Source information:
This is a predicted structure of a 70-nucleotide RNA (transfer RNA) from a Patescibacteria group bacterium. The coordinates come from a structure-prediction model, not an experiment, and the mean pLDDT is 80. Lineage of the source: Bacteria > Bacteria candidate phyla.
RNA sequence: GGCGUGGUAGCCAAGUGGUAAGGCAGAGGUCUGCAAAACCUUUAUCAGCAGUUCGAUUCUGCUCCACGCC
Numbered sequence: 001g002g003c004g005u006g007g008u009a010g011c012c013a014a015g016u017g018g019u020a021a022g023g024c025a026g027a028g029g030u031c032u033g034c035a036a037a038a039c040c041u042u043u044a045u046c047a048g049c050a051g052u053u054c055g056a057u058u059c060u061g062c063u064c065c066a067c068g069c070c
Stems, first nucleotide, its partner, number of pairs: 001070007010024003018054001026042005047063005
């Protein structure tokens, strides 16, 4: 330098055009004599900038980062 895969919450991770699931951790609450456990609530402008579209996490281009191959 070329090609490919990936980047989503503090962490793991699903979602491949129509208002982003789940788990762990954290915070608040219920329960308890106090705790633990259990249960409920809460936490995302999806790496960045443009483009296409009525509508983009999703499609296209460029850039950045990580990994792999040549």